Predicted 3D model of RNase P RNA and transfer RNA as a complex of 478 nucleotides.
Model confidence (mean pLDDT): 79 of 100.
Rfam match: Bacterial RNase P class A. Rfam describes the family as follows. Ribonuclease P (RNase P) is a ubiquitous endoribonuclease, found in archaea, bacteria and eukarya as well as chloroplasts and mitochondria.

[in-house]
């Protein structure tokens, strides 16, 4: 010094004039405000984006139970919350001087259960024999001979080691064993349990037993375990201004009781606030509870007519920033000080000009000319992702070169 | 602001996780005096994009990127 990876900061600085949006003073008008003038202070971002999560905040029954759906899924901590974060296990990769060092990881369970595992191959999940290896034992057939063995052959068989297929063959790798073979035996690894040791834990570590039962896929369905009522600033409230609180068409089931009131021929007939109990419907997925509203004078639901599309609050002090102490490995917490830091509503945050500094290109080395990414608030926070010229720091690895 | 839906050849559209087809169009042969319709063939694919699950992805998952369309005010 160069090039790879990670990860962490920054995203031009300073001044002048013109505008623009917000708020304050002063003055002019006015009853007051609005409206003008003058000054003064503030005015985009690390993603304001995407709207993908999680919260604050509002209304929906002071939100109830059930069941349906959905989200997350190793441990511990951090947080309002969280699919993030942060330390730490375990697995896989890169390097290695095998102790480490960096990196990545949707990482619950496949012995609950159901499904799939094309082609190819013998055989894909309590599988299976194409080559192949084997004739020890038992049976046929033939040769030898010492007449009981022996060699060759078949059939019935046995075998699973090697070969070959496949992304994957039902533990592996060495001995022993056998007629050939095989957890059949046996060490070692692997897997499963049991106990013992450390750790909050995830899991390490050691020590016995088991001879394999347990292939792979849950980003297949599904089991476990936690978590989630719903809708969203057009939430929500005020206040103004207009209309036709219209028109169609759809749609239910009524039943008792029964204070009073009226009539009466004193038997009863009418009328009726309420209650019960049937129906229908509403409360942003269904069922109950629960309130509510409606039964033909119609709840509702669908169409289609008519109105308004002003303003004000919500609304910017907040899980807020900066600084110091403290606790913690860290993510972050607690304490104390100190600042106020955007609130538009077709939507402001912009143009010019100098001086520095950054790139790039020329050069008479004084200097001239160009350039600046992604982007761009709109309830507001935490966070993920995505974009994104350039510059700045660490950390780790390689590779030249000098000492 | 809350939601939904699709992207697959030049067009329209098919594909149970297992070799990406079909009509139309195109181009080349044949018929025909000539087109045209018919017959016979060919050739066209980054399955919008990049990553992951899987032995295997158009299809499942996750982040982008286009496109298209629906809800909301009074009464």
């Nucleotide at each position: 010094g160069c090039c790879g990876g990670c990860g962490g900061c920054c995203g031009g600085a300073c001044g002048g004039u013109c505008g623009c949006u917000g708020c304050c003073c002063c003055g002019g008008u006015u009853c007051a405000c609005c409206c003008c003038g003058c000054g003064g202070c503030a005015g985009a971002g690390g993603a304001a984006a995407g709207u993908c999560c999680g919260g604050a905040c509002u209304c929906c029954a002071u939100c109830g139970g059930a069941c349906a759906g959905g989200a997350c899924g190793c441990u511990g901590g951090g947080u309002a919350a969280c699919g993030c974060c942060c330390a730490g296990g375990c697995u896989c990769c890169g390097c290695g001087c095998u102790a480490g060092c960096g990196g990545a990881g949707a990482c619950g369970g496949a012995a609950a259960g159901u499904g799939c595992c094309a082609c190819a191959g013998a055989g894909a999940a309590g599988a299976g024999a194409c080559c192949g290896c084997c004739u020890a034992a038992g049976c046929c057939c033939c040769g030898c001979c010492u007449c009981g063995g022996u060699g060759g052959g078949g059939a019935c068989g046995g075998c699973a080691a090697g070969g070959g297929u496949g992304a994957a063959a039902c533990g592996g790798u060495g001995g022993g064993g056998u007629a050939a073979g095989a957890g059949c035996c046996c060490a070692c690894c692997g897997c499963g349990u049991u106990c013992c040791c450390g750790g909050c834990g995830a899991c390490g570590g050691g020590a016995g037993c088991g001879g394999c039962a347990c292939g792979g896929c849950a980003a297949a369905c599904c089991c476990c375990g936690u978590c989630c009522g719903g809708a969203g600033c057009a939430a929500g409230g005020c206040c103004a201004u207009g209309u036709a609180g219209g028109u169609g068409c759809c749609a239910a089931a009524c039943g008792c009781c029964g204070a009073c009131c009226g009539g009466u021929c004193u038997g009863c007939c009418g009328g009726g606030a309420g209650g019960c109990g049937c129906g229908g419907g509403c409360g942003u997925g269904u069922c109950c509870c629960c309130g509510c509203c409606c039964g033909u004078c119609g709840a509702g639901g669908c169409a289609c007519g008519g109105g308004u599309a002003g303003g004000c609050c919500g609304c910017u002090a907040g899980a807020g920033g900066c600084c110091g102490u403290g606790c913690g490995c860290a993510a972050g917490c607690c304490c104390g000080g100190u600042c106020c830091c955007a609130g538009a509503g077709u939507g402001a945050u912009g143009a010019c000009c100098g001086u520095c500094a950054c790139c790039c290109c020329g050069u008479u080395c004084g200097c001239g000319g160009g350039g600046g990414a992604c982007a761009g608030a709109a309830u507001c926070c935490g966070g993920c992702u995505u974009a994104c010229a350039g510059g700045c720091c660490g950390c780790c690895g390689g590779c030249a070169c000098c000492g | 602001u809350c939601c939904c839906u699709g992207g697959u050849a030049g067009c329209u559209c098919a594909a149970u996780g297992g070799u990406a087809g079909a009509g139309c169009a195109a181009c080349c042969g044949g018929c025909u005096g000539u087109u045209a319709a018919c017959c016979g063939g060919u050739a066209g694919g980054u399955u919008g994009c990049a990553g992951g699950u899987u032995c295997g992805a158009g299809a499942c998952c996750u982040g982008c990127c286009c496109a298209g369309g629906g809800a909301g005010c009074c009464a």